[in-house]
RNA sequence: CGCCGAAUCGACGCAGACCGUCGAACCGGGGAACCAGGUGUGUUGUGGGGUGAAUCCCCGGGAGCAGUGCUGCGCGUCGGCACGGAACCGGGGUAGGGCUACUUCCCGGCCCGAAUCCGUCAGCUAACCCGGUAGGCGGCGAUGAG
Numbered sequence: 001c002g003c004c005g006a007a008u009c010g011a012c013g014c015a016g017a018c019c020g021u022c023g024a025a026c027c028g029g030g031g032a033a034c035c036a037g038g039u040g041u042g043u044u045g046u047g048g049g050g051u052g053a054a055u056c057c058c059c060g061g062g063a064g065c066a067g068u069g070c071u072g073c074g075c076g077u078c079g080g081c082a083c084g085g086a087a088c089c090g091g092g093g094u095a096g097g098g099c100u101a102c103u104u105c106c107c108g109g110c111c112c113g114a115a116u117c118c119g120u121c122a123g124c125u126a127a128c129c130c131g132g133u134a135g136g137c138g139g140c141g142a143u144g145a146g
């Protein structure tokens, strides 16, 4: 100096700050009517919901394992038959998302397609209420057209 992201700016405190408070700005959540939804009671749950681009599909492994049903006997952590997972790991794709240095568009190129929170609970939602302002990276395509 630039990029992802809401995650920046200012004032005061302090010797100072990546600390604290306040304000602005940006972001997220909760929360009426109307609409949506909706018979009541109980039970069950692999419940349900949020932030985020980060969803979904296939193949291999896990594994013919766990588990369920039937069944044999010498009744066992045993055998036979049928059905048959999940978490997780690896590979391939994909809804979707980002960068390409004034801005926008095109071409081409390079990538991501995670993670995590709430805790049985939340549709939308004016007033109102509550929170966040982290973290992680990069350095020659510096092209063409306007």
Stems, first nucleotide, its partner, number of pairs: 001138004008024006025133006035123001047121001048118004056093006067083006073076001096112005104145002
Molecule: c-di-AMP riboswitch aptamer (ydaO/yuaA leader)
Organism: uncultured Nakamurella sp.